[in-house]
Context: one part of a larger RNA
RNA sequence: UGACGGGGACCCGCACAAGCGGUGGAGCAUGUGGUUUAAUUCGAUGCUACGCGCAGAACCUUACCAAGCCUUGACAUCCUUGGAAGCCUCUGGAAACAGAGGUGUGCCCUCGGGAGCCAGGUGACAGGUGCUGCAUGGCUGUCGUCAGCUCGUGUCGUGAGAUGUUGGGUUAAGUCCCGCAACGAGCGCAACCCCUAUCCCUAUUUGCCAGCACUUCGGGUGGGAACUUUAGGGAGACUGUCGGUGUCAAUCCGAAGGAAGGUGGGGAUGACGUCAAGUCAUCAUGGCCCUUAUGGCUUGGGCUACACACGUGCUACAAUGGCCGGUACAAUAGGCAGCUAACCCGCGAGGGGGAGCUAAUCCGCAAAAACCGGUCGUAGUCCGGAUCGGAGUCUGCAACUCGACUCCGUGAAGUCGGAAUCGCUAGUAAUCGCGAAUCAGCAAUGUCGCGGUGAAUACGUUCCCGGGUCUUGUACA
Numbered sequence: 001u002g003a004c005g006g007g008g009a010c011c012c013g014c015a016c017a018a019g020c021g022g023u024g025g026a027g028c029a030u031g032u033g034g035u036u037u038a039a040u041u042c043g044a045u046g047c048u049a050c051g052c053g054c055a056g057a058a059c060c061u062u063a064c065c066a067a068g069c070c071u072u073g074a075c076a077u078c079c080u081u082g083g084a085a086g087c088c089u090c091u092g093g094a095a096a097c098a099g100a101g102g103u104g105u106g107c108c109c110u111c112g113g114g115a116g117c118c119a120g121g122u123g124a125c126a127g128g129u130g131c132u133g134c135a136u137g138g139c140u141g142u143c144g145u146c147a148g149c150u151c152g153u154g155u156c157g158u159g160a161g162a163u164g165u166u167g168g169g170u171u172a173a174g175u176c177c178c179g180c181a182a183c184g185a186g187c188g189c190a191a192c193c194c195c196u197a198u199c200c201c202u203a204u205u206u207g208c209c210a211g212c213a214c215u216u217c218g219g220g221u222g223g224g225a226a227c228u229u230u231a232g233g234g235a236g237a238c239u240g241u242c243g244g245u246g247u248c249a250a251u252c253c254g255a256a257g258g259a260a261g262g263u264g265g266g267g268a269u270g271a272c273g274u275c276a277a278g279u280c281a282u283c284a285u286g287g288c289c290c291u292u293a294u295g296g297c298u299u300g301g302g303c304u305a306c307a308c309a310c311g312u313g314c315u316a317c318a319a320u321g322g323c324c325g326g327u328a329c330a331a332u333a334g335g336c337a338g339c340u341a342a343c344c345c346g347c348g349a350g351g352g353g354g355a356g357c358u359a360a361u362c363c364g365c366a367a368a369a370a371c372c373g374g375u376c377g378u379a380g381u382c383c384g385g386a387u388c389g390g391a392g393u394c395u396g397c398a399a400c401u402c403g404a405c406u407c408c409g410u411g412a413a414g415u416c417g418g419a420a421u422c423g424c425u426a427g428u429a430a431u432c433g434c435g436a437a438u439c440a441g442c443a444a445u446g447u448c449g450c451g452g453u454g455a456a457u458a459c460g461u462u463c464c465c466g467g468g469u470c471u472u473g474u475a476c477a
Base pairs, nucleotide, nucleotide: 001477002476003474004473005472007471008470009469010468011467012466013465015461016460019424020423021422022421023420026315027314028313029312030311031310032309033308034306035305042053043052064301065300066299067298068297069296070295073125077124078123079121080120081119082118083117086103087102088101089100090099091098092097107114108113127290128289130288131287132286136284137283138279139278140277141275143273148187149186150185151184152183153182154163155162156161167178168177169176193267194266195265196264198235199234200233201232202231203230208224209223212222213221214220238261241255242254243253244252317417321376322375323374324373326372335363338357339356343352344351345350383414388409389408390407391406392405393404394403430453431452432451433450434449435448436447
C1' cells in the first nucleotide's frame, strides 16, 4: 500500500421488512446429471452452466455409430494429355458408385492454338468440427450503470509511499458547494443520440370526414384540409418563478403555472480492472498431431434411449369458474416459391376454387381474447386433461424408429403443495389474447416484440445478502 475481520462509523440496492403472485407436491414440455448404448457428437458447471450455443435434429443439418466405397481427393493453385460444355438411355447396386451405349458440336483465331468447362495422369499440395481458450487475436459474461480508477507539476517522507481523491454539508453520482499544500488534468458520472408524453408549422394519398350535396346507407360518391393519423421541421422543463430551510453556499421541502417537475418514463451507452472466467465447434491464428486417414462420399441408425435426480416452463386442481349463445373494443409485425377473399364440399383438420394484393391501398393473414347474458350447484364433477384404441388431414422423395393437426371413443394423477426458495415498487405485478424471426413441415408450452384489463404495499434499516466511503487491528501478500 492492499486484502481480510463472527472490529467500528456512515450510506445504498426488491437486500430485508410491508404486500401480491409463484416454484418446491401432480401430469406433460424442455435442458442437464446419471445410467444405458454400436453411437446416444461436442461445448457450457456456484452466483456468472442447466427452454444455454440450437432464430426449428425425420433425410439434410451432423460433427457420432455400423456397413459399403474414394485416395491429388468434395474444395484452391500450378504442370501434362485428351475431349467443347451439356443432354439422354440401359445394366448391377441400399445409395455412393461401377460398367456400356447414344446425341451434340458452340466462342475467339495469325489455323499453330487460346478462353471456359469436363475427363485421365503426375507430384508439389489440399483437407481435419483432431489437441492445446493455461500459447493467442477477436467477441462475450460477471462484479456493475456500482461510482469509482488514475496522471502531470508541486509539497511531505531516507524509502516503499502519501497528498490531491481526506474533512463539513449535499447528490442518483469523485454531483455540486465550502474548507484545505496543494494546483490542474484525463478515463468514468451527467449531457449530447433514439423512442414515448403536449402543442405549433409544413405536406394531404392509399389514410381522415367537421360542415355541404348525392346516396344502393358502405367515407360509397362529389368534395373538403378542419380532426385523427403519417413524417419532416420547431416549441416546451431550466429548480426558470414564489415561500420556507440552509454557512444565506450547494441543496432540500412546499406552492403556482403547466401535457409533463425536479434524471418526466423507457432504451442505447458498461471506466481502470477482477475471475489464467467462456469460446481453437462462428471466424482468425502459433505450436503439436493425422495424411489409402483423425481427410472425403453414401445408405441406414443415433443426437428423441430411461430404475432415477435436479433446473426452467406449460396445463391444472375449479364457481372471480367450466360449457353454450349473442355481441363489442387493440397494437406491433410480416406477405409473390408468398398472404390468400367470395363461393362450393367436409362434423373437423382440410380440399376445390380462384378475385385482389409487390401492400398507410382497394387485398388478405384477421377470429383479438379476457368483457357481456343463460346453464351447471361443490361432485374427482358439465373440473382436469395425461394415457391408450380407432379413423383421418397436411407438409415432404420419405412421418416405423421420430412430425404437427383433426374427429370418435378412453378418461390417469391432481382437491392449492414439507423443509426451503424466486419475481415484482405503476401502466409495474397479476391476468388476457395478437404478431414475428428460424422454417417444406414441426415437437414453440421456448425466444423476441405488441397491445387489452389492471392492483396491493413500502413503518422502517435491528437482522440476512451484495456493494460504496472513512477509520481501526493483523503472526496474510
Small-subunit ribosomal RNA, 3' major domain from uncultured proteobacterium HOC3, 477 nucleotides, folded computationally. Its mean pLDDT, the model's own confidence on a scale to 100, is 83.